Molecule: transfer RNA
Organism: Bradyrhizobium erythrophlei
RNA sequence: GCUGGAAUAGCUCAGCGGUAGAGCAGCAGUUUUGUAAACUGACGGUCGGUGGUUCAAUCCCAUCUUCCAGCA
Numbered sequence: 001g002c003u004g005g006a007a008u009a010g011c012u013c014a015g016c017g018g019u020a021g022a023g024c025a026g027c028a029g030u031u032u033u034g035u036a037a038a039c040u041g042a043c044g045g046u047c048g049g050u051g052g053u054u055c056a057a058u059c060c061c062a063u064c065u066u067c068c069a070g071c072a
Base pairs, nucleotide, nucleotide: 001071002070003069004068005067006066007065010024011023012022013021018055027041028040029039030038048064049063050062051061052060
């Protein structure tokens, strides 16, 4: 330099056009003599940035940034 992939909650990941979810972690509660475990509940994300398409974009297109892999 070229090609491909990834970027979504504190972490690991779903969600493939119609206003975003799970597990774990953390918080509160129940239970226990107490802790752990178990159960319940709430909290937590303008979906990497900027444009474009669309009535409507996490999703489609372009570009930029970061990371990963391959080729040279």